[in-house]
RNA sequence: GCGCUCGUAGUUUAGUGGUAGAACGACUGGUUGCCAAUCAGUAAAUUCGGGUUCGAUUCCCGGCGGGCGCA
Numbered sequence: 001g002c003g004c005u006c007g008u009a010g011u012u013u014a015g016u017g018g019u020a021g022a023a024c025g026a027c028u029g030g031u032u033g034c035c036a037a038u039c040a041g042u043a044a045a046u047u048c049g050g051g052u053u054c055g056a057u058u059c060c061c062g063g064c065g066g067g068c069g070c071a
Stems, first nucleotide, its partner, number of pairs: 001070007010024004018054001026042005047063005
């Protein structure tokens, strides 16, 4: 340099053209003499820009970053 692939809560991830779900973690409350465990609840995310579309996290193009391969 070229090609492939991935990018979603703090972390690990699911998902699909119609306003994103889970687990762990965090916080609040219940329970307990205290802690742990457990129960209930709350907050928290689509890498960036452009295009297509009534509507994009999803499709297309480019950028950035990670991984793999070729040279």
This is a predicted structure of a 71-nucleotide RNA (transfer RNA) from a Candidatus Pacearchaeota archaeon. Its Rfam family is "tRNA". The source organism's lineage runs through Archaea, Nanobdellati and Candidatus Pacearchaeota. It was read from a public genome assembly.